[in-house]
RNA sequence: GGGUUCGUAGCCUAGCCUGGUAGGGCGAUGGUCUCCAAAACCAUCGAUCGUCGGUUCAAAUCCGAUCGGGCCCA
Numbered sequence: 001g002g003g004u005u006c007g008u009a010g011c012c013u014a015g016c017c018u019g020g021u022a023g024g025g026c027g028a029u030g031g032u033c034u035c036c037a038a039a040a041c042c043a044u045c046g047a048u049c050g051u052c053g054g055u056u057c058a059a060a061u062c063c064g065a066u067c068g069g070g071c072c073c074a
Base pairs, nucleotide, nucleotide: 001073002072003071004070005069006068007067010026011025012024013023020057027045028044029043030042031041032040050066051065052064053063054062
C1' cells in the first nucleotide's frame, strides 16, 4: 500500500441481512430481609450506536468518506 472484519452504557453483548425511534447480563445506587454483613428478591441509574456527510416522513440498520483495532496478502 491492497483486501477483509470489528467499533452499541463503566465492562461484555443482542439488534444491522429485511429502516419504524435501542434490549439483555455484569456493575453502581436505594429498598426488603438480617443483630450486622453476604446471598436472594424488588426498584432506580446509565448508550445522540467511532466520526462526518448523503438518502428517507423516519437511519444503530442503507450509501459515501474518514478514524481506530484485529486478520490475510504484498
Source information:
The prediction has a mean pLDDT of 84. Transfer RNA from Nitrosopumilus sp., 74 nucleotides, folded computationally. Its Rfam family is "tRNA". Rfam classes the family as a transfer RNA.